This is a predicted structure of a 73-nucleotide RNA (transfer RNA) from an uncultured Opitutales bacterium.
RNA sequence: GCCCCGGUAGCUCAGCAGGUAGAGCACGUCCUUGGUAAGGACGGGGUCGGCGGUUCAAAUCCGCUCUGGGGCU
Numbered sequence: 001g002c003c004c005c006g007g008u009a010g011c012u013c014a015g016c017a018g019g020u021a022g023a024g025c026a027c028g029u030c031c032u033u034g035g036u037a038a039g040g041a042c043g044g045g046g047u048c049g050g051c052g053g054u055u056c057a058a059a060u061c062c063g064c065u066c067u068g069g070g071g072c073u
Base pairs, nucleotide, nucleotide: 001072002071003070004069005068006067007066010025011024012023013022019056027043028042029041030040031039049065050064051063052062053061
């Protein structure tokens, strides 16, 4: 220098032939218990690494860029 993969809720990840963001764990409230743990119900929490573009509409397409990992020369 070139190529490939990843960057989404506190953590681990899903969602990628565009249609308005989800799961598990964690967290909060309640139920249950003599009291914990476990279990059950409900709930809060992200605008999807950053910027720009295309589009009626972008996490999802395109460009640039930052960052982590791998490969080639």
Its Rfam family is "tRNA". The family's RNA type in Rfam is transfer RNA.
The coordinates come from a structure-prediction model, not an experiment, and the mean pLDDT is 81.